[in-house]
RNA sequence: GGUCUUAGCAGCAAAUCUUGAUGUAUAUGCCGGGGAAUAGGGCCCAGGCGUCUCUACCAGGUUACCGUAAAUGACUUGACUACAUAAAAGAUGAGAAUAGGA
Repeated sequence: GGUCUUAGCAGCAAAUCUUGAUGUAUAUGCCGGGGAAUAGGGCCCAGGCGUCUCUACCAGGUUACCGUAAAUGACUUGACUACAUAAAAGAUGAGAAUAGGA
């Protein structure tokens, strides 16, 4: 000097991120406008309200109703988004000088 190895040292802090959980918001809700379909149909477009709130405001199913018109109703399953919380999980943080041994 090189290689290997042990201690340092890791069962490791703050913080940040991710996931899940829980909570808050909103009731995936409401209002009217324009257009479209018509019992094998019941939609499409844009706007507004709603949240100490950005975004979203739909999808599926069941059923009723409308006798062909212009109008849908009820029930049900599903979240997404924003923020917060903790003793949850994971990731980053996080690896050196030095000393010892072969």
The RNA shown here (Purine riboswitch aptamer) has 102 nucleotides. Rfam family: Purine riboswitch aptamer. On this family, see Reining et al., Nature 2013: "Three-state mechanism couples ligand and temperature sensing in riboswitches". Rfam links the family to the GO term purine nucleobase biosynthetic process. Rfam describes the family as follows. Riboswitches are metabolite binding domains within certain messenger RNAs that serve as precision sensors for their corresponding targets. Allosteric rearrangement of mRNA structure is mediated by ligand binding, and this results in modulation of gene expression. A class of riboswitches that selectively recognises guanine and becomes saturated at concentrations as low as 5 nM. In Bacillus subtilis, this mRNA motif is located on at least five separate transcriptional units that together encode 17 genes that are mostly involved in purine transport and purine nucleotide biosynthesis. It has also been shown that some members of this family are specific for adenine instead. Hence this family are termed purine riboswitches. Rfam 15.1 lists 4,097 matches to the family in 1,411 species. The coordinates come from a structure-prediction model, not an experiment, and the mean pLDDT is 85.